This is a predicted structure of a 72-nucleotide RNA (transfer RNA) from Candidatus Curtissbacteria bacterium RIFCSPLOWO2_12_FULL_41_16.
The sequence was found in a public genome assembly.
NCBI's taxonomy places the organism under Bacteria, Bacteria candidate phyla, Candidatus Curtissiibacteriota.
It matches the Rfam family "tRNA". Gene Ontology term of the family: triplet codon-amino acid adaptor activity. By type it is a transfer RNA.
RNA sequence: GCCGACGUAGCUUAAUGGUAAAGCAGCGCUUUCGUAAAGCGAAGACUGACGGUUCGAGUCCGCCCGUCGGCU
Repeated sequence: GCCGACGUAGCUUAAUGGUAAAGCAGCGCUUUCGUAAAGCGAAGACUGACGGUUCGAGUCCGCCCGUCGGCU
């Protein structure tokens, strides 16, 4: 330099173009003499950036950034 895949919550993953869902972690409560475990509850991401298409984009298209892999 060329090609491909990926980027969503603190972490790990979901989501036919139609209100972004869970697990773990963290927080609160119950339980316990106390801690852990267990149970219950609430909260947390405008989806890597900027544009385009569309009534509507995490999803489709362009470009850029980052990570990983392949080729040279």